[in-house]
RNA sequence: GCGUGAUCAGGGCAAACCCACCGAGAGGCGGGGACGCAAAGCCACCGGUCCCAAGACAGCCAUAGGCCGUCCGGACAGCGGGGUUGCCACG
Numbered sequence: 001g002c003g004u005g006a007u008c009a010g011g012g013c014a015a016a017c018c019c020a021c022c023g024a025g026a027g028g029c030g031g032g033g034a035c036g037c038a039a040a041g042c043c044a045c046c047g048g049u050c051c052c053a054a055g056a057c058a059g060c061c062a063u064a065g066g067c068c069g070u071c072c073g074g075a076c077a078g079c080g081g082g083g084u085u086g087c088c089a090c091g
Base pairs, nucleotide, nucleotide: 002091003090004089005088012037013036017032018031019030021028022027035078041084042083043082045081046080047079048076049075050074051073055071056070057069059067060066061065
């Protein structure tokens, strides 16, 4: 440096759910809590999933409103791919 993660050691992270706060929302943050995770460290580049208050375009109902699709915008790294950094052990 590369590969592997059965084994060693120190350990690490933290799902659902609960409380508080932020957000229109998906969701985020803090505390509690552990389902799990060898990158469940970090990054929205690709695919995917989710949200869509406001704005744009189109359609429908119909009457000053509502519904719906797309775009724009946003979220998810614990959905997969990719990038990048990294502990220990073995080869």
This is a predicted structure of a 91-nucleotide RNA (c-di-GMP-I riboswitch aptamer) from a Gammaproteobacteria bacterium. It was read from a public genome assembly, where an Rfam model found it. The coordinates come from a structure-prediction model, not an experiment, and the mean pLDDT is 86. Its Rfam family is "c-di-GMP-I riboswitch aptamer". Its family is annotated with cyclic-di-GMP binding in the Gene Ontology. Rfam describes the family as follows. GEMM was predicted in a large-scale screen for bacterial structured RNA regulatory elements. The source organism's lineage runs through Bacteria, Pseudomonadati, Pseudomonadota and Gammaproteobacteria.